[in-house]
Background:
The prediction has a mean pLDDT of 81. This is a predicted structure of a 74-nucleotide RNA (transfer RNA) from an uncultured bacterium. Rfam family: tRNA. It is annotated as a transfer RNA.

RNA sequence: GGGCGGUUAGCUCAGUUGGUUAGAGCGAGUGCUUUACACGCAUUAGGUCGGGGGUCCGAAUCCCUCACCGCCCA
Repeated sequence: GGGCGGUUAGCUCAGUUGGUUAGAGCGAGUGCUUUACACGCAUUAGGUCGGGGGUCCGAAUCCCUCACCGCCCA
């Protein structure tokens, strides 16, 4: 330098050929339970979907570009 894959909650990940409130598990807070802790149950918070731009009535999803991570080729 070229090609491919990835970037979504604190962590690990899902998200259907674009469609109307963006989710799960773990973790965190609160409450119940216990003498207390743990377990269990209930509930709550937490996201500018890596940055920017474009297409579209509508973008996590399509296009362009940049950044970072991994693999391959030279």